Small-subunit ribosomal RNA, 3' major domain from an uncultured bacterium, 462 nucleotides, folded computationally. RNAcentral holds the full RNA, with entries from Greengenes. Rfam family: Bacterial small subunit ribosomal RNA. Rfam links the family to the GO terms structural constituent of ribosome and ribosome.
[in-house]
Context: one part of a larger RNA
């Protein structure tokens, strides 16, 4: 100087309290663990690994295993010699990879050859997801959106170094006043970006015309501005008027020096080492789906604030041309068959929604609650759903009557309930990023847990 302390002060934060709603007990879905296998491919592991890389593992991916092939190789450039193949069509053999047969190279030409493509031999070299994340760039996580972390020069100290930065006040902030051997200043904070909320103006496709909502551009508007009080003054704090919003108006993006030899060599790159008829490659079929068990993270429940029919009604962000697909049909239902329209404010998804309302029934029951497993029958999407897919119907109806210890998440359009839409994609979502709808509880407080933040004490620790 730091870090520490079951030392002292002040102060934040959903930290704890006060509150709802979970989870932790059931089923099933994911993911790790451990086991188990020929292989169950590799990372990832306290927060900050475990619905993580993975925005989607039937082949493919795919790295992993058996097995069956090839060796200048699936893939790139060069030389050097040789050759007319190759694509495509058929035929045979084969699990395919491949391998055999059969038909044909193209321009230019001075007919000596040149030059595109391709095949064979042979040499440089090619390839590796092999290994070091403790050699490495790049990027991310975290501590933390925390308020901090330096630097000229000057001053103090022999130095390390300290001063500024510390003190009084204040704020969400090293934010701002005032004071002071400091004076300035940089990186952060704020602001400037974007969406929102009001309001004026100007254009506008979609509509037959026109305003409005509604979309886009400009502009306004908020700035403690104004009043009162409070602080010795300041800066600031309280409270009020106007106002669509008051005191950072709500939300986003933005993460300062470092910290954790954190993560990542399997995203790329890249030094080193290793392999080179195999640790490359190509195919078949198998794993990544195994299953005594153990966590995590989620759906779905346990019912009457509901189950169940009917009837009605109100959104948003989005996506659509090998794509979205109406009308009309068939099917009980998944779907079929149509194919108008639509390169999209036009069509279509979607009458766009469910929780909602309003009426019917069930009557406290393992039930008309739960829906697990399984049997039968179908759809659909792909070369192919057996190991292994997602949907429908009939039929089965499991466990479960609110979950110990202990835990998590949230301060308002938020929890908590309720659909919906989209990436990824042939198929395939309870999972991820978004959208609207309905809508609360509660914070006395700062003693205690926990995390940071400043100052100041103590150390035998660096």
């Nucleotide at each position: 100087u730091g870090a520490c302390g079951g030392g002292g002060a002040c102060c934040c934060g959903c930290a704890c309290a006060a509150g709802c709603a979970g989870c932790g007990g059931a089923g099933c879905g994911u993911g790790u663990g451990g086991u188990u296998u020929a292989a169950u491919u590799c990372g990832a592991u306290g927060c900050g690994a475990c619905g993580c890389g993975a925005a989607g593992a039937a082949c493919c991916u795919u790295a992993c295993c058996a097995g069956g092939g090839u060796u200048u190789g699936a893939c790139a450039u060069g030389c050097a010699u040789u050759u007319g193949c190759a694509c495509c069509a058929g035929c045979c053999a084969g699990a395919g990879a491949u391998g055999g047969c059969u038909g044909u190279c193209c321009c230019g030409u001075u007919c000596g050859c040149g030059g595109g493509c391709g095949g064979a031999u042979g040499c440089a070299c090619a390839g590796g997801u092999g290994c070091u994340g403790c050699a490495u760039g790049g990027c991310u996580g975290u501590c933390g959106u925390c308020a901090g972390c330096u630097c000229g020069u000057g001053c103090c100290g022999u130095g390390a170094g300290g001063u500024g930065u510390u003190g009084g006040g204040u704020u969400a902030a090293g934010u701002c006043c005032c004071g002071c051997a400091a004076c300035g200043a940089g990186c952060g904070c704020a602001a400037c970006c974007c969406c929102u909320g009001u309001c004026g103006u100007c254009g506008g496709u979609u509509a037959g015309g026109a305003u409005g909502u509604c979309c886009g551009g400009c502009g306004a508007g908020a700035c403690u501005g104004c009043c009162a009080c409070g602080c010795u003054a300041a800066a600031c704090g309280u409270g009020g008027a106007g106002g669509a919003a008051g005191g950072u108006g709500g939300g986003g993006a933005u993460g300062a020096c470092g910290u954790c030899a954190a993560g990542u060599c399997a995203g790329c790159a890249c030094g080193g080492c290793c392999c080179u008829u195999a640790c490359g490659u190509c195919c078949u079929g198998g794993g990544c789906g195994a299953c005594a068990c153990a966590c995590a993270c989620g759906c779905u429940a346990c019912a009457a604030c509901g189950g169940u029919c009917g009837a009605g009604a109100c959104a948003a962000c989005g996506g659509g041309u090998u794509g979205c697909g109406a009308a009309c049909u068939c099917g009980c239902g998944a779907g079929g068959g149509g194919g108008a329209g639509c390169u999209a404010a036009u069509c279509c998804u979607a009458u766009c929604a469910a929780a909602c309302u309003c009426g019917g029934u069930c009557u406290c029951a393992g039930u008309u609650c739960g829906g697990a497993u399984u049997g039968c029958a179908g759809g659909c999407u792909g070369c192919a759903a057996c190991u292994c897919g997602c949907c429908u119907g009939c039929a089965u109806g499991a466990a479960g009557c609110c979950g110990g210890a202990g835990u998590u998440g949230c301060u308002a359009g938020u929890a908590a309930c309720c659909g919906u839409g989209g990436g990824u994609c042939a198929g395939c979502a309870c999972a991820c990023c978004a959208c609207g709808g309905u809508g609360a509880a509660u914070a006395c407080g700062u003693u205690c847990c926990u995390g940071g933040g400043u100052c100041u004490u103590g150390u035998a620790c660096a």